c-di-GMP-I riboswitch aptamer, 85 nucleotides, folded computationally. The coordinates come from a structure-prediction model, not an experiment, and the mean pLDDT is 89. Rfam family: c-di-GMP-I riboswitch aptamer. Rfam's curators write: GEMM was predicted in a large-scale screen for bacterial structured RNA regulatory elements.
[in-house]
């Protein structure tokens, strides 16, 4: 000093729920709150899951599609705070 990895201490982040607002929806954001989280920092490239304005199809019910989403589902990939054992 690096990688594992995770005591401490300073700090960071924010589930549910609530209100705004934006959006067809899923869902985002912003305020409030904290259930957790060392990457719960940042990317939809694999994988998955939500969602169907729109389109196909259908006599209807209704069915199939992402071009719209989830990074706090798993895995890549970027880039990182702190140093005990």
């Nucleotide at each position: 000093a690096a990688u594992c990895c995770g005591a401490a201490a300073g700090g960071g982040c924010a589930a549910a729920c609530c209100a705004a607002u934006c959006g067809a929806a899923a869902g985002g954001u912003u305020g409030g709150g904290a259930c957790g989280c060392a990457a719960a920092a940042c990317u939809a490239c694999g994988g998955u899951c939500c969602u169907a304005a729109u389109g196909u199809c259908g006599u209807a019910a209704g069915a199939c599609a992402a071009u719209g989403g989830a990074a706090g589902c798993c895995g890549g990939g970027u880039c990182g705070c702190c140093g005990a054992a």